[in-house]
The RNA shown here (glmS glucosamine-6-phosphate activated ribozyme aptamer) has 161 nucleotides and comes from an uncultured Thermomicrobiales bacterium. Its mean pLDDT, the model's own confidence on a scale to 100, is 78. Its Rfam family is "glmS glucosamine-6-phosphate activated ribozyme aptamer". The family's RNA type in Rfam is riboswitch. The literature on the family includes a 2004 paper in Nature by Winkler et al., "Control of gene expression by a natural metabolite-responsive ribozyme". About the family: This entry contains a glucosamine-6-phosphate activated ribozyme that is found in the mRNA for GlmS. GlmS is an enzyme that uses fructose-6-phosphate and glutamine to generate glucosamine-6-phosphate. The ribozyme catalyses self cleavage of the glmS mRNA that is thought to regulate GlmS activity. It was read from a public genome assembly, where an Rfam model found it.
RNA sequence: CGGGACGACGUAGCGCCGGGACUCGCGCGGAGGCCGCGAGUCGACGAGGCGGGAGCCGAUCGAACCUCUUCGGCGGGUGGCUCCCCGGCUGGCACGGUCGUGACGACCCCGACAAAGCGGUGGGGCGACCCACCGGACAAAACGCGGGUCGGCGUGCGAAU
Numbered sequence: 001c002g003g004g005a006c007g008a009c010g011u012a013g014c015g016c017c018g019g020g021a022c023u024c025g026c027g028c029g030g031a032g033g034c035c036g037c038g039a040g041u042c043g044a045c046g047a048g049g050c051g052g053g054a055g056c057c058g059a060u061c062g063a064a065c066c067u068c069u070u071c072g073g074c075g076g077g078u079g080g081c082u083c084c085c086c087g088g089c090u091g092g093c094a095c096g097g098u099c100g101u102g103a104c105g106a107c108c109c110c111g112a113c114a115a116a117g118c119g120g121u122g123g124g125g126c127g128a129c130c131c132a133c134c135g136g137a138c139a140a141a142a143c144g145c146g147g148g149u150c151g152g153c154g155u156g157c158g159a160a161u
Stems, first nucleotide, its partner, number of pairs: 014075004019071001020042008028033001045062003051085007086100004092157004104151006110144002118135007
């Protein structure tokens, strides 16, 4: 380096749960019923997001609901800040600035994009509930060879490319 076997991983608005809510069974009770035990169910809807490392913080955007749990908690995390390295802006080098491979920023205006929720069908479960498909909508941020304003795009060395 190549091949084979086994195991793990694939995952990142992601996973999990001893609280809580709910269901079923048993026990108690005349019943309502709460309580106890056991077994279960629910527990965030998508958009966007990763150069490598370390530390700290503990993570962007909207949708739905707004009677009700998208309650509460744990873990993780591509988020933010600082430092180092690598890289773009910048045909070589150093320092500085700024950004992260789509590699200037801030603000204003314009434009675009979703899933759940909703309506329906089918399937699984005694049930709470779960799964799949169909229909028709609706965001914000990132984003846009869309528009505008402002700021930045440096300094030095070198005489090479």